[in-house]
RNA sequence: GCGCCUGUAGCUCAGGGGAAGAGCAUUUGCCUUCUAAGCAAGUGGCCGGGGGUUCAAAUCCCUCCAGGCGCG
Numbered sequence: 001g002c003g004c005c006u007g008u009a010g011c012u013c014a015g016g017g018g019a020a021g022a023g024c025a026u027u028u029g030c031c032u033u034c035u036a037a038g039c040a041a042g043u044g045g046c047c048g049g050g051g052g053u054u055c056a057a058a059u060c061c062c063u064c065c066a067g068g069c070g071c072g
Stems, first nucleotide, its partner, number of pairs: 001071007010024004018055001026042005048064005
């Protein structure tokens, strides 16, 4: 330099046009003499940045940024 992949909650990841969810973590309550475990409820994300297409974009297109793999 070229090609491919990845970027979504504090962490690990789903979701691939009709507007975001799980597990873990965290908060509160229940239970327990206390803690842990267990049970219930909740909080938390303008989906890496910008632009475009569309009635509608996390999702499709362009570009940039960051990371990974391969080729030279």

A computed fold for a 72-nucleotide RNA from a Caldisericia bacterium, annotated as transfer RNA. It matches the Rfam family "tRNA". Rfam links the family to the GO term triplet codon-amino acid adaptor activity. It is annotated as a transfer RNA. Its mean pLDDT, the model's own confidence on a scale to 100, is 81.